Predicted 3D model of a 370-nucleotide RNA (Bacterial RNase P class A) from Desulfobotulus sp. The model forms 95% of the base pairs in the Rfam consensus. The sequence is in RNAcentral, with records from ENA. Its Rfam family is "Bacterial RNase P class A". By type it is a ribozyme. About the family: Ribonuclease P (RNase P) is a ubiquitous endoribonuclease, found in archaea, bacteria and eukarya as well as chloroplasts and mitochondria. The source organism's lineage runs through Bacteria, Pseudomonadati, Thermodesulfobacteriota, Desulfobacterales and Desulfobotulus. The coordinates come from a structure-prediction model, not an experiment, and the mean pLDDT is 77.

[in-house]
RNA sequence: AGAGCAGGGCAGACGACCGCCGGGACAGAGAUGUCCGGGAGGAAAGUCCGAACACCAGAGGGCAGGAUGCUCCAUAACGUGGAGUCGUGGCAACGCGAAGGCAAGUGCAACAGAGAGUAGACCGCCCUCUCUUUGGGAGAGGGUAAGGGUGAAAGGGUGCGGUAAGAGCGCACCAGUGUUCCGGGUGACCGGGGCAGCUGGGUAAACCCCAUCCGGUGCAAGACCAAAUAGGGAAGCGUAGGGUGGCCCGCUCUGCUUCCGGGUAGGUCGCUUGAGGCCGUCGGUAACGGCGGUCCUAGAUGAAUGGUCGUCACCCUUUUCCGGGUAACCGGACCGGGGAACAGAAUUCGGCUUACGAUCUGCUCUGACC
Numbered sequence: 001a002g003a004g005c006a007g008g009g010c011a012g013a014c015g016a017c018c019g020c021c022g023g024g025a026c027a028g029a030g031a032u033g034u035c036c037g038g039g040a041g042g043a044a045a046g047u048c049c050g051a052a053c054a055c056c057a058g059a060g061g062g063c064a065g066g067a068u069g070c071u072c073c074a075u076a077a078c079g080u081g082g083a084g085u086c087g088u089g090g091c092a093a094c095g096c097g098a099a100g101g102c103a104a105g106u107g108c109a110a111c112a113g114a115g116a117g118u119a120g121a122c123c124g125c126c127c128u129c130u131c132u133u134u135g136g137g138a139g140a141g142g143g144u145a146a147g148g149g150u151g152a153a154a155g156g157g158u159g160c161g162g163u164a165a166g167a168g169c170g171c172a173c174c175a176g177u178g179u180u181c182c183g184g185g186u187g188a189c190c191g192g193g194g195c196a197g198c199u200g201g202g203u204a205a206a207c208c209c210c211a212u213c214c215g216g217u218g219c220a221a222g223a224c225c226a227a228a229u230a231g232g233g234a235a236g237c238g239u240a241g242g243g244u245g246g247c248c249c250g251c252u253c254u255g256c257u258u259c260c261g262g263g264u265a266g267g268u269c270g271c272u273u274g275a276g277g278c279c280g281u282c283g284g285u286a287a288c289g290g291c292g293g294u295c296c297u298a299g300a301u302g303a304a305u306g307g308u309c310g311u312c313a314c315c316c317u318u319u320u321c322c323g324g325g326u327a328a329c330c331g332g333a334c335c336g337g338g339g340a341a342c343a344g345a346a347u348u349c350g351g352c353u354u355a356c357g358a359u360c361u362g363c364u365c366u367g368a369c370c
Stems, first nucleotide, its partner, number of pairs: 001366008010357001012312007020039002023036005041342001045353002048351005053218004065214005070084005085099001086097004100209002105207002107203002122148002124144009156174006175199002177196008222269004232260006240254005276295008314339004320333005
């Protein structure tokens, strides 16, 4: 210098002017005015997980459905995090993994191939019989997975023995599986030894099986106060009008007055002090936890948190100048020019994921020079 890997914090600062939304104080009868103080994020986002909280439902158990799936730890909890194990990608720094079971059952696998999962005789090899016969060849029956061929994959591998030819058929070594013992580890697992020819391919983000967990709806949850108009109920008034064939009682409809209850508009609460932040210290590899100190840091409801200008800081850059160098080039300075991302709280926390600007630190590999 180039190419990469991991992690950290930041998200412009100050001033002036003009605004916006809450809070407090003062003045005022009120309208309102003055002053003081506060006002978005690392993701406020997606709403994907886990909780708090609220309401609804609910004896208990099972089925169905869904989620998760190596180990230990952390945590209020988690599908999250930390540290590991195993596998895997990379030369490396380091990254990634839904990482239980296909030896419970069922299913699936194009093309090629004789045969694709209770294996398989196409070529080849071997034996017997028959025919023919100089050598040899042909046919029939049988044996054979060592060799060839097909395929992504052909039912452990190599060698020796064995055999008519072959074959874990036998043996040695290697690989795997099962089992057992020893050592290490809390554990996943790791290292080593013995025994058994046991060799049982892939696929479960295929159905499925096993284990663990899971009631529903979300602050528009929900609680309270409560108009106007209309409608409901009760009591009373007048026995005023209508209906009940005429009249009386009764019943009923209408009217007026008072009261009650439900809902709506509107308002208040829920609402922001919380599994809280920061600092120190102790325990722990760490996630995290204990203790002490300190701080209070948006609560709007058509929804505020903004705009303009100036100076400085940051990044990029033309010309010029300075220093180094043979040069390419590197470092620095002035005047200019340009840039400054993603994005906007809405009950609150813990995570995950996604979007995005510049910067700092550590590490790895390669090349050149000393």